This is a predicted complex of two RNAs, RNase P RNA and transfer RNA, with 443 nucleotides together. Rfam match: Bacterial RNase P class A. The family's RNA type in Rfam is ribozyme. The prediction has a mean pLDDT of 79.
[in-house]
RNA sequence: GAGCCGGCCGGGCGGCCGCGUGCCGGGCCGCAAGGCACCGGUCCGAGGAACGUCCGGACUCCACAGGGCACGGUGCUGGGUAACACCCAGUCGGGGCGACCCGCAGGACAGUGCAACAGAGAGCAGACCGCCGAUGGCACCGGUUCGCCGGUGAACAGGCAAGGGUGAAACGGUGCGGUAAGAGCGCACCAGCACCCGGGGUGACCCGGGUGGCUCUGCAAACCCCACCGGGAGCAAGGCCGAACAGGGGGAGGGCUGCCCGCCCGCUGACCCCCGGGUAGGCCGCACGAGCCGUCGGGUAACCGCCGGCCGAGAGGGAUGGCCGCCGCGGACGCAAGUCCGUCACAGAAUCCGGCGUACAGGCCGGCUC
RNA sequence: GCCGGAGUAGCUCAGCUGGUAGAGCAGCUGAUUUGUAAUCAGCUGGUCGGGGGUUCGAUUCCCUUCUCCGGCU
Numbered sequence: 001g002a003g004c005c006g007g008c009c010g011g012g013c014g015g016c017c018g019c020g021u022g023c024c025g026g027g028c029c030g031c032a033a034g035g036c037a038c039c040g041g042u043c044c045g046a047g048g049a050a051c052g053u054c055c056g057g058a059c060u061c062c063a064c065a066g067g068g069c070a071c072g073g074u075g076c077u078g079g080g081u082a083a084c085a086c087c088c089a090g091u092c093g094g095g096g097c098g099a100c101c102c103g104c105a106g107g108a109c110a111g112u113g114c115a116a117c118a119g120a121g122a123g124c125a126g127a128c129c130g131c132c133g134a135u136g137g138c139a140c141c142g143g144u145u146c147g148c149c150g151g152u153g154a155a156c157a158g159g160c161a162a163g164g165g166u167g168a169a170a171c172g173g174u175g176c177g178g179u180a181a182g183a184g185c186g187c188a189c190c191a192g193c194a195c196c197c198g199g200g201g202u203g204a205c206c207c208g209g210g211u212g213g214c215u216c217u218g219c220a221a222a223c224c225c226c227a228c229c230g231g232g233a234g235c236a237a238g239g240c241c242g243a244a245c246a247g248g249g250g251g252a253g254g255g256c257u258g259c260c261c262g263c264c265c266g267c268u269g270a271c272c273c274c275c276g277g278g279u280a281g282g283c284c285g286c287a288c289g290a291g292c293c294g295u296c297g298g299g300u301a302a303c304c305g306c307c308g309g310c311c312g313a314g315a316g317g318g319a320u321g322g323c324c325g326c327c328g329c330g331g332a333c334g335c336a337a338g339u340c341c342g343u344c345a346c347a348g349a350a351u352c353c354g355g356c357g358u359a360c361a362g363g364c365c366g367g368c369u370c
Numbered sequence: 371g372c373c374g375g376a377g378u379a380g381c382u383c384a385g386c387u388g389g390u391a392g393a394g395c396a397g398c399u400g401a402u403u404u405g406u407a408a409u410c411a412g413c414u415g416g417u418c419g420g421g422g423g424u425u426c427g428a429u430u431c432c433c434u435u436c437u438c439c440g441g442c443u
Base pairs, nucleotide, nucleotide: 001370002369003368004367005366006365007364008363009362011327012326013325014324015323016322017321019045020044022042023041024040025039026038027036028035029034047346051357052356054355055354056353057352058351059234060233061232062231071230072229073228074227075226076090077089078088079087080086091105092103093102094101095100106225107224111223112222113219114218115217128164129163130160131159132158135157136156138153139152140151141150142149143148172190173189174188175187176186177185191215193212194211195210196209197208198207199206200205238284239283240282241281248275249274250273251272253265254264255263256262291310292309293308294307296305297304298303329342330341331340332339333338371442372441373440374439375438376437377436380395381394382393383392389426397413398412399411400410401409419435420434421433422432423431
C1' cells in the first nucleotide's frame, strides 16, 4: 500500500418549555359509584434494525380414538435449542497467491421425461470430410498349363472411428505394441465405477492394498423415489361486564317422578313483571420474561448450569418532542489562530419471544493475509 | 396490526410441464378518396419491476427486494 475476518457504538453534557402511562396530593362535575383535553410533584419513556412479515415458537379458540392417503415443507454428518429453513463444529465440492469466502450438498442401474439451434450423429447414437485395399465384385497391365496367378487403381459393396468439423455436452486420457486402416484389441501408468480386505473417526468421510470388466453425459431450484416433520386459524385470537331505543321468549305452574294415579307448595296480574342473546361502550388478555447484567464452572464452539443483583415503554384522537449554550462530527474559507454554515445516516414500538433478510452518515476496538 | 393477489410494447392482456416473446387498440409509411374517416398492405416499438442463484440455456424454476391492489374490526 492492497485486502480478509470478528466484536461494538450509532451523538454527549447542562438549562428552559412541552407530551404519554403509572403513583401521590389537590381542584371541578356527580346523591353515590365514578369521571375529567384541570393543576402540582415524582418514576419511566423506541431500535440495532422497533422495518419487511420470510421462517420458527409461546399464547388463545376451533377440530381431533388410532392408522393411512392426499397436500405442503425440510434434505451431507454430529451437536445446540422451546422450535426452526437458524446457530456452532466438522466432511465433501467450488473460488481466491493468501488471510478467507460460497454451497436448496439425499437418490439419475425404481420409473417417466427434457436436451432448442448447429451438427453425419444427442441417449443402450452416428459416418459429412476423411482413413483402408486384408475380403467380394469391377477396371487396367503383365503372365498363363486357360483352371487361374501377380501387380496397379479406388466410381461400387464393405471395413474403421485415429484426425478434421458442429455443439454446453460426441461413449475414458497418455504412451508402446498391434493392424490393410483402426479400435481397451493387448499391455503399462493415470482418472473413474463396482466389489473385497486392513486401519482411523460417534458419523459424514478419509488413508492404504487387492480384484474385475474396460467403463455412458447433464438436469430432481422437471415429475418422481426415499427419510424426517407438519391439524386449521390468528390478539381484528379469545374471555368478562354490559346500556338506551327497537326486537325476541315466558308469565301458572312447580316438586316427589321418566310416565300415570295420588299428595304437598304457590297463584289471581298483563299500560305490569321476569328471562336470556347481541350492539354501543368498558375491562382483561398486556408487559416478570425461553428476560437483562456480573462472577464462577462445563463445553473447541453454538450453548448450558449454579450463585448474586436489577425491573427497562405500554398508547388507542395513538406519547417519546422543541429551543438555547458548550463539546463532538461534516462542509466552505484561511498559512495559522480561527470564522461562517449544517444540527445531521437508516428509521421508528402496538400480544410477546428466537432467527433470517433488507436499509444505514460516520466512528471505535481486536485478530490475520499478501 | 393480521392475511391474500398482481407487475410483459404507449394502453389492455396472452405466453410460464425452460429453447431467440406475441395479439388487439394506438403510432408511422403507402394504397384507396376531390379531401377526411372507415378499409387494405407493410413497418416501428420489449432492462418481461430490480438484484442474485440453479441450468448449456430463465418471462417461466428458487431466494431476496421494490411498487401497486384487495380482504378482515